A computed fold for a 72-nucleotide RNA from a Candidatus Limnocylindrales bacterium, annotated as transfer RNA. Its Rfam family is "tRNA". By type it is a transfer RNA. The sequence is in RNAcentral, with records from ENA and MGnify. The same sequence occurs in records of 2 taxa. NCBI's taxonomy places the organism under Bacteria, Bacillati, Chloroflexota, Candidatus Limnocylindria, Candidatus Limnocylindrales.
RNA sequence: GCCCUGAUAGCUCAGCGGAGGAGCGCCGUCCUGACGCGACGGAGGCCGACGGUUCGAACCCGUCUCGGGGCA
Numbered sequence: 001g002c003c004c005u006g007a008u009a010g011c012u013c014a015g016c017g018g019a020g021g022a023g024c025g026c027c028g029u030c031c032u033g034a035c036g037c038g039a040c041g042g043a044g045g046c047c048g049a050c051g052g053u054u055c056g057a058a059c060c061c062g063u064c065u066c067g068g069g070g071c072a
Stems, first nucleotide, its partner, number of pairs: 001071007010024004018055001026042005048064005
């Protein structure tokens, strides 16, 4: 330098055009003598950045940033 791949909640990851979910974690209530377990409820994300396409973009296209892999 070229090619492939990843970036979504605090962490690990789904979701690939109709607009954001799960598990764990965190907070509250119940439960317990207390902790834990369990039950119920809740907070938390402008989906790496900027443009473009579209009625509509986390999802498609371009450039860039960062991580991983391959070729030279």